Predicted 3D model of a 521-nucleotide part of an RNA (small-subunit ribosomal RNA, 5' domain) from an uncultured bacterium.
[in-house]
Context: one part of a larger RNA
RNA sequence: GAUGAACGCUAGCGGCAGGCCUAAUACAUGCCAGUCGAGGGGUAAGGCUCACUUCGGUGAGUACACGACCGGCGCACGGGUGCGUAACGCGUAUGCAACCUACCUCUAACAGGGAGAUAGCCCGAAGAAAUUCGGAUUAAUAUCCCAUAACAAUCGUUUACCACAUGGCAGACGGUUUAAAGCUCCGGCGGUUAGAGAUGGGCAUGCGUGACAUUAGCUAGUUGGUGAGGUAACGGCUCACCAAGGCCACGAUGUCUAGGGGUUCUGAGAGGAUGAUCCCCCACACUGGUACUGAGACACGGACCAGACUCCUACGGGAGGCAGCAGUAAGGAAUAUUGCGCAAUGGACGAAAGUCUGACGCAGCCAUGCCGCGUGCAGGAAGACGGCCUUAUGGGUUGUAAACUGCUUUUAUAAAGGAAUAAACCCACCCUUGCGAGGGUGGCUGAAGGUACUUUAUGAAUAAGGACCGGCUAACUCCGUGCCAGCAGCCGCGGUAAUACGGAGGGUCCAAGCGUUAUCC
Numbered sequence: 001g002a003u004g005a006a007c008g009c010u011a012g013c014g015g016c017a018g019g020c021c022u023a024a025u026a027c028a029u030g031c032c033a034g035u036c037g038a039g040g041g042g043u044a045a046g047g048c049u050c051a052c053u054u055c056g057g058u059g060a061g062u063a064c065a066c067g068a069c070c071g072g073c074g075c076a077c078g079g080g081u082g083c084g085u086a087a088c089g090c091g092u093a094u095g096c097a098a099c100c101u102a103c104c105u106c107u108a109a110c111a112g113g114g115a116g117a118u119a120g121c122c123c124g125a126a127g128a129a130a131u132u133c134g135g136a137u138u139a140a141u142a143u144c145c146c147a148u149a150a151c152a153a154u155c156g157u158u159u160a161c162c163a164c165a166u167g168g169c170a171g172a173c174g175g176u177u178u179a180a181a182g183c184u185c186c187g188g189c190g191g192u193u194a195g196a197g198a199u200g201g202g203c204a205u206g207c208g209u210g211a212c213a214u215u216a217g218c219u220a221g222u223u224g225g226u227g228a229g230g231u232a233a234c235g236g237c238u239c240a241c242c243a244a245g246g247c248c249a250c251g252a253u254g255u256c257u258a259g260g261g262g263u264u265c266u267g268a269g270a271g272g273a274u275g276a277u278c279c280c281c282c283a284c285a286c287u288g289g290u291a292c293u294g295a296g297a298c299a300c301g302g303a304c305c306a307g308a309c310u311c312c313u314a315c316g317g318g319a320g321g322c323a324g325c326a327g328u329a330a331g332g333a334a335u336a337u338u339g340c341g342c343a344a345u346g347g348a349c350g351a352a353a354g355u356c357u358g359a360c361g362c363a364g365c366c367a368u369g370c371c372g373c374g375u376g377c378a379g380g381a382a383g384a385c386g387g388c389c390u391u392a393u394g395g396g397u398u399g400u401a402a403a404c405u406g407c408u409u410u411u412a413u414a415a416a417g418g419a420a421u422a423a424a425c426c427c428a429c430c431c432u433u434g435c436g437a438g439g440g441u442g443g444c445u446g447a448a449g450g451u452a453c454u455u456u457a458u459g460a461a462u463a464a465g466g467a468c469c470g471g472c473u474a475a476c477u478c479c480g481u482g483c484c485a486g487c488a489g490c491c492g493c494g495g496u497a498a499u500a501c502g503g504a505g506g507g508u509c510c511a512a513g514c515g516u517u518a519u520c521c
Base pairs, nucleotide, nucleotide: 001520002519003518005517006516007515008514009513012373013372014371015370016369017368018366019365020331025329026328027327029326030325031324034073035072036071039070040069042066043065046064047062048061049060050059051058052057080284081283082282089209090208091207092206093205094204095203096202099201100200104197105196106195107194108193109192110191112146113145114144115143122135123134124133125132126131152177153176154175155174156173157172158171159170161168162167182189183188210256211255212254217247218246219245222244223243224242225241226240227239228238229237259281260280261279262278264273265272266271286307287306288305289304290303309320310319311318312317337363339362340361341360345359346357347356348355349354376407377406378405379404386398387397388396389395390394412458413457414456415455416454417453421448426443427442428441429440430439431438432437465510466509467508468507469506470491471490472489476505477504478503479502480501486493487492
């Protein structure tokens, strides 16, 4: 000098930031991922209309709307944590002639015909429940079949070019295989195939990236080859066979510790320490394992199995996972509200209106930090009273300090006014147009918030402490105590004149803080 700090004493205000470093311990409760009726059959609740009514309601219709269901997209993002990991995990520089990429953009072509089901609804059955089973019936942008298609895939023939380690790539010819879906408010929105782009990812390699040698040898899919399988793709990734290799004192193997980086702190620098907040990457989601779906996961708020734990039970069987936001218990020196809002930014879905969003924007708590402001200003000597000291009828000091006089009003209190953050989407009108859209005018929308801010009124009014004073180290006397009580970072003070203990007066340094402790340089 610094801190995600804690503790002691003290405390007026504001702005900005930060806030479980310990038990990756266990979790009550609520919320954190939905959306689309312009894909579908439909109608549980509500609205509206009509009819009936015993005035309770019942029935029908509508599709304003929409529970559950089928279907699409999303749920792999966003948010959390740092357990594991000394590793191609991270950082950096390259490579893939060994790869994938939903949504988005551009380009080209296409979108013809048919079929069978199944949820839901209905009927029945089992169960305490969770839920399950059977029957009948129905739709689709769900599923299947046929047709058509190449610049796609694959096979064959052939030629030019590039590279040279397998090879790559362009063209021609021929064979085989493979596609689709409609909705509409008529404006549009979608569908299929292929090519290119963009974005995101996968893989490989060089170098760098802890401690211990009181860890010296380690290794059988081990190292390489051939072939096959597998993958989006290379590869012992897996398998069969063959060879016997591979790593290591430039530290293998083992053990311990640890997420990495941008950074942050310190330092003149070199360096040392660090990895909270914010950003990038990685890993994990009660513990261990597994795959399914999907463009993408081996998936925090999905599935299955095993385990530990908790809960429900009619004892037959079931349910659960806060390292999301709040919150609880426990642990601890120690770390906040079961708040408001989707107005903004961003995200998912939707043609849109819009819905959802504990991301986010805000507010609340905490001197935890940084920064700013205030606690008044000017005059005022009888140098008052009191305190303290003293060489004592006196003097010194506290001290212009107070009183007193004048002034000001930041802040405070009260009252009045009162924002920006929000112009887009959308709606209405108008204009242009290359028909994709673009432009103009007006309207709509604010959680924070009656907040910030401004004005007025009142009145010095509402606001100072903490540590220290032997040396290091700025600041000294008196009294008490008497090696006691005590102090102390080091040296050391205290045994009767203690500037070092305790009190007082005075002083010094910081100041809404000041000290102590811990840790780093």
The prediction has a mean pLDDT of 86.